[in-house]
A computed fold for a 71-nucleotide RNA from Halorientalis sp. IM1011, annotated as transfer RNA.
RNA sequence: GGACGCAUGGUCCAACGGCAAGAUAUGGCCCUCACGAGGCUGUGAUCGAGGUUCGAUUCCUCGUGCGUCCA
Numbered sequence: 001g002g003a004c005g006c007a008u009g010g011u012c013c014a015a016c017g018g019c020a021a022g023a024u025a026u027g028g029c030c031c032u033c034a035c036g037a038g039g040c041u042g043u044g045a046u047c048g049a050g051g052u053u054c055g056a057u058u059c060c061u062c063g064u065g066c067g068u069c070c071a
Base pairs, nucleotide, nucleotide: 001070002069003068004067005066006065007064010024011023012022018054026042027041028040029039030038047063048062049061050060051059
């Protein structure tokens, strides 16, 4: 320098163009002499800028960062 892929809560990870799911972590309550485990319940996310569309996590372009391969 070129090709391809990835970017979503603190962490991991889903999502036919139509209300962003789950696990874990975390707050509250129950349970316990206490802790842990367990049960109930809450909080918290789409890398940035444009475009397409009635509607974009999703499709397109550019950028940024990361990974793999080639040179």
The source organism's lineage runs through Archaea, Methanobacteriati, Halobacteria, Halobacteriales and Halorientalis. The same sequence occurs in records of 2 taxa.